[in-house]
Context: one part of a larger RNA
RNA sequence: GCCGGCGAGUUACCAUGCGUUGCAAGGUUAACCCACUCUGUGGGGGAGCCGAAGCGAAAGCGAGUCUGAACAGGGCGACCAAGUAGCGUGGGGUAGACCCGAAGCCAGGUGAUCUAUCCAUGGCCAGGAUGAAGCGCGACUAAUCUCGCGUGGAGGUCCGAACCCACCAAUGUUGAAAAAUUGGGGGAUGAGCUGUGGAUAGGGGUGAAAGGCCAAUCAAACCUGGAGAUAGCUGGUUCUCCCCGAAAUAGUUUUAGGACUAGCCUUCUGUUAUAGAGUUGCGGAGGUAGAGCACUGGAUAGGCUCGGGCCUUCACCAGGGUACCAACCCUAACCAAACUCCGAAUGCCGUAAACUCGUUGCAGGGGAGUCAGUCUGCGGGGGAUAAGCUCCGUAGGCAAAAGGGAAACAACCCAGAUCGCCAGCUAAGGCCCCCAAGUAUGAGCUAAGUGAGAAAGGAUGUGGGAGCGCUGAGACAGCUAGGAUGUUGGCUUAGAAGCAGCCAUUCAUUUAAAGAGUGCGUAACAGCUCACUAGUCAAGUGAUCCUGCGCCGACAAUGAUCGGGACUCAAGCUCAUCGCCGAAGCUGCGGGUUUCAGUCUUUCAGACUGGAGCGGUAGGGGAGCAUUCUAUGGUAGGCCGAAGGCGAACCGUAAGGUUUGCUGGACGAAAUAGAAGAGACGAUGCCGGC
Numbered sequence: 001g002c003c004g005g006c007g008a009g010u011u012a013c014c015a016u017g018c019g020u021u022g023c024a025a026g027g028u029u030a031a032c033c034c035a036c037u038c039u040g041u042g043g044g045g046g047a048g049c050c051g052a053a054g055c056g057a058a059a060g061c062g063a064g065u066c067u068g069a070a071c072a073g074g075g076c077g078a079c080c081a082a083g084u085a086g087c088g089u090g091g092g093g094u095a096g097a098c099c100c101g102a103a104g105c106c107a108g109g110u111g112a113u114c115u116a117u118c119c120a121u122g123g124c125c126a127g128g129a130u131g132a133a134g135c136g137c138g139a140c141u142a143a144u145c146u147c148g149c150g151u152g153g154a155g156g157u158c159c160g161a162a163c164c165c166a167c168c169a170a171u172g173u174u175g176a177a178a179a180a181u182u183g184g185g186g187g188a189u190g191a192g193c194u195g196u197g198g199a200u201a202g203g204g205g206u207g208a209a210a211g212g213c214c215a216a217u218c219a220a221a222c223c224u225g226g227a228g229a230u231a232g233c234u235g236g237u238u239c240u241c242c243c244c245g246a247a248a249u250a251g252u253u254u255u256a257g258g259a260c261u262a263g264c265c266u267u268c269u270g271u272u273a274u275a276g277a278g279u280u281g282c283g284g285a286g287g288u289a290g291a292g293c294a295c296u297g298g299a300u301a302g303g304c305u306c307g308g309g310c311c312u313u314c315a316c317c318a319g320g321g322u323a324c325c326a327a328c329c330c331u332a333a334c335c336a337a338a339c340u341c342c343g344a345a346u347g348c349c350g351u352a353a354a355c356u357c358g359u360u361g362c363a364g365g366g367g368a369g370u371c372a373g374u375c376u377g378c379g380g381g382g383g384a385u386a387a388g389c390u391c392c393g394u395a396g397g398c399a400a401a402a403g404g405g406a407a408a409c410a411a412c413c414c415a416g417a418u419c420g421c422c423a424g425c426u427a428a429g430g431c432c433c434c435c436a437a438g439u440a441u442g443a444g445c446u447a448a449g450u451g452a453g454a455a456a457g458g459a460u461g462u463g464g465g466a467g468c469g470c471u472g473a474g475a476c477a478g479c480u481a482g483g484a485u486g487u488u489g490g491c492u493u494a495g496a497a498g499c500a501g502c503c504a505u506u507c508a509u510u511u512a513a514a515g516a517g518u519g520c521g522u523a524a525c526a527g528c529u530c531a532c533u534a535g536u537c538a539a540g541u542g543a544u545c546c547u548g549c550g551c552c553g554a555c556a557a558u559g560a561u562c563g564g565g566a567c568u569c570a571a572g573c574u575c576a577u578c579g580c581c582g583a584a585g586c587u588g589c590g591g592g593u594u595u596c597a598g599u600c601u602u603u604c605a606g607a608c609u610g611g612a613g614c615g616g617u618a619g620g621g622g623a624g625c626a627u628u629c630u631a632u633g634g635u636a637g638g639c640c641g642a643a644g645g646c647g648a649a650c651c652g653u654a655a656g657g658u659u660u661g662c663u664g665g666a667c668g669a670a671a672u673a674g675a676a677g678a679g680a681c682g683a684u685g686c687c688g689g690c
Stems, first nucleotide, its partner, number of pairs: 001690006011095004016090008026050003032044005054061002064076004098236002101233001105226006116200009125190001127159003130155001134151006163187003167184005202218001204214003239624006249262005263370002265367007275360001276357004280352005290342001291340002296336003300332004305326001307325002309322005373398010403414003418591004423587003429581003432565003438578001440577006451567001457552002461549006468542003478536005484509003489503003515530001519528002592614009625679001627676006637667001644663008
């Protein structure tokens, strides 16, 4: 892992709702007793309990009573009036209370054959090296000291096996091994290693101290018990069909992943109309969007001009100046969630009739679940006018919604699946091929494969539009020629001559035209050129604005791409037109079911007709199937083959059922009631097999 079996809302009591049965202003017995056909049935038993009356602390009074001085007011009652005892069932309480699951706490015991420390008694340490004290002799000395040579054999001394340890590496890591192997490494006469026997025990021991060790277990061992500890947590919780169908919010919470009450769901009962919902009309409250500057503030320029600064004639006083700062006021133009002289649209409340829907409303009772939400559009706060961000409001979806489209894609677009059909029409979106349907029609645009990602900014891309210039008295572009004179204008300067810089009524003259000069150039001149003019040529040409579609700007990591192929008067873009495809939408035909209304022999939740429904998680309600056992009953049936097993055919909306073949070899229905150890794929479930 697979297969098989086992595996989770039970039982007792208490109170409560509903259903049902008996009796009913009453209902009912408990213990116990008696009888019998003796796990039981029948009879007795009225103690007790609930109800029929309440109020008061009570005495007590009583449809009233209490308070009170009260015949007042007020509180609780009465009027309308049904209970009670079983059985079934929903949920609640007390119990383990749907099942499995802790880490832990406490009690009594068992452990020092592992290991820690200690006690007693034994054992072990090849070989080699070094050479302390002491002693002897000698030298030296007055004598010591000291020195030398021997002898000697000390040491948590040295090297290194056994033995002990475990510093490094590799291997091993479902190992040969739940800690090793191999190669190196450290200690090896010592605080050494070791055998045997003994001691210390769980909040205790032991510890050269790591929270180490105390039997592969240690921040409190192990075993049994309290014990089914507790678990607001995680997981699991077993057949079918039908009807309805949520929430992820508010308030409170040692509360925030839990709860309680309300909200939203379901079911039953009652109540039904001026009920409820929607559209329209009418009447209201309001200060948002927008706008505005009248208030509160902000803020710009100019004017006018208090006050101040600076300068000045200035000792002072008093003046003057001011391209400084600047109040009030004026003009012009602005800004505001916590500004408003104004002020919508929606929404909200009320109301009237009309129209639409047709019980959707309200009240009470039983049962819930929900309290992590999420995305998109719109209005906002926070953030950075960031986030698949966060917090509100509002609408829609997902959640709990399948189908078609968006290549794929909970949330976007279309659209809400009762079932069947090899029928039809459409929505979004599409119609060259993949791929159903137009290589459709008409008119344009685009040349960038733009389409098929993007900004500031840039550009004789190209289409459309607009006005303004020049132009057969010849424009624009090209070519030929001119482009002069006063004058080198004045100033400045070494120089400044059109062309460093400054100044100017930048004039005037000759002209077809020619600037006191557009650029290059020179040290300064010179030189080249332009404006401007003539000739030549010959018909358009120049600058600007608005707009459609394109271009550049444009950089990412495995090979690229619009979903792909491919596409250019398109298979791209814009406008217009006709057709078609396209979904579980709508329609057609047939069936099922719920509910409402009506009709019918209303026996019967029976039939028929018509209307409206039938997606669904948590969850509520309803109706069934199957299993085991009990009663009828070991009955019907059964060796001419029961149950069980393996198949097949048929029936039922489903759970399932019937029949039959083979197997099997002795049991055993259906039906009607009753009772449950009553349905498994899940729990890292449990047991077994493979």
Predicted 3D model of a 690-nucleotide part of an RNA (large-subunit ribosomal RNA, domain II) from a Gemmatimonadota bacterium. The RNAcentral record of the full RNA draws on ENA. The prediction has a mean pLDDT of 86.